Description: Bacterial RNase P class A from a Thermodesulfobacteriota bacterium, 358 nucleotides, folded computationally. The source organism's lineage runs through Bacteria, Pseudomonadati and Thermodesulfobacteriota. Its Rfam family is "Bacterial RNase P class A". Rfam classes the family as a ribozyme. Its mean pLDDT, the model's own confidence on a scale to 100, is 77. The gene name in the source record is rnpB. Of the family's consensus pairs, 94% are formed in the model.
RNA sequence: GGGAGUGGGCGCAUGAUCGCACCGGCGCAGGCCGCCGGUGAGGAAAGUCCGAACUCCGCAGGGCAGGAUGGUUCGUAACGCGAACCGGGGGCGACCCCGGGAAAGUGCCACAGAAAACAAACCGCCCCGGUUAACCGGGGUAAGGGUGAAAUGGCGAGGUAAGAGCUCACCGCUUUCAUGGCGACAUGAAAGGCACGGCAAACCCCAUCCGGAGUAAGACCAAAUAGGAAAGCGUCCGAGGGCUGCCCGUCCGAAGCUUUCGGGUAGGUUGCAAGAGGUGCCGGGUGACCGGCAUCCCAGAUAAAUGAUCAUGGCCCCGUCAGGGGUACAGAAUUCGGCUUAUAGCCCACUCCUUUUU
Numbered sequence: 001g002g003g004a005g006u007g008g009g010c011g012c013a014u015g016a017u018c019g020c021a022c023c024g025g026c027g028c029a030g031g032c033c034g035c036c037g038g039u040g041a042g043g044a045a046a047g048u049c050c051g052a053a054c055u056c057c058g059c060a061g062g063g064c065a066g067g068a069u070g071g072u073u074c075g076u077a078a079c080g081c082g083a084a085c086c087g088g089g090g091g092c093g094a095c096c097c098c099g100g101g102a103a104a105g106u107g108c109c110a111c112a113g114a115a116a117a118c119a120a121a122c123c124g125c126c127c128c129g130g131u132u133a134a135c136c137g138g139g140g141u142a143a144g145g146g147u148g149a150a151a152u153g154g155c156g157a158g159g160u161a162a163g164a165g166c167u168c169a170c171c172g173c174u175u176u177c178a179u180g181g182c183g184a185c186a187u188g189a190a191a192g193g194c195a196c197g198g199c200a201a202a203c204c205c206c207a208u209c210c211g212g213a214g215u216a217a218g219a220c221c222a223a224a225u226a227g228g229a230a231a232g233c234g235u236c237c238g239a240g241g242g243c244u245g246c247c248c249g250u251c252c253g254a255a256g257c258u259u260u261c262g263g264g265u266a267g268g269u270u271g272c273a274a275g276a277g278g279u280g281c282c283g284g285g286u287g288a289c290c291g292g293c294a295u296c297c298c299a300g301a302u303a304a305a306u307g308a309u310c311a312u313g314g315c316c317c318c319g320u321c322a323g324g325g326g327u328a329c330a331g332a333a334u335u336c337g338g339c340u341u342a343u344a345g346c347c348c349a350c351u352c353c354u355u356u357u358u
Stems, first nucleotide, its partner, number of pairs: 001354010012313007020040008042329001046340002049338005054214004066210005071085005086099005100205002105203002107199003122145002124141007153171002156168003172194001173192008218270004228261006240252004277296008314327005
């Protein structure tokens, strides 16, 4: 210098003009008006995939069904998340990926191939017979060839007619024991002649966990109109209503009227912004994370505000060095913790491989 790995961070800035929402103050004196000030999207606000808080409903206890998870130990409010470790696999390496059970049972394994799993033999090899050969028949065998993604422990030696765990050494596997580790597991020893092909994102088995609905949850206030309940008054001894300031009067009225209570629609308030909160320092821990102290207040709309234009400057790209182009993904809707996905252009730290020079 080049190419990689892991982790973390930023993700346009400033100004002007015109606007929007909420909050506070002042004015007008009341219309949801004017002025001033403050605040106003994200690392993912997204997908709504997990886990919780909160709320309402349900619930004696247990079971079935259904769903989810799956090495171990920790972390956490909790998790299907994270950390460290264990085992297997990949990479020269930094590092990355995977994770219960296939010796409980059932099922599946295309094509090719003799055979895809109670077994079986196509080409071969060997023995015997027909017949001297080609060839045919009977038997043995699974070392070699061939098929396949995958072929019945691997490799070497002995052994044999040829062969074969048939026998032996080493490796693998199974069982038992010992030692170390909280544990997953590791190491060592002994025994066994091999029994156990693959698939559980096929059914299934084992262990653990799981009630439902979601802030349009829920709580409160509450018109108009029309229902409901109760009480009072009244039905010719006339309640009530119109005319009227009131009385009288007059007209309507042959039955309802008044008051109270309750449910509830529109609408409004709340839930709803101080929280498993952010930042800094110190301490504990390998780490995820935890503790202490200090400090900060950081959107809250409801059909939904957070915008538009211009100028200057960054950054990147192209260029005939005049200039031109680009500046991503995307936008709150009860709130948190995660995961996943999208993302122009960059920055930082640590590490690995390679090349050159010394």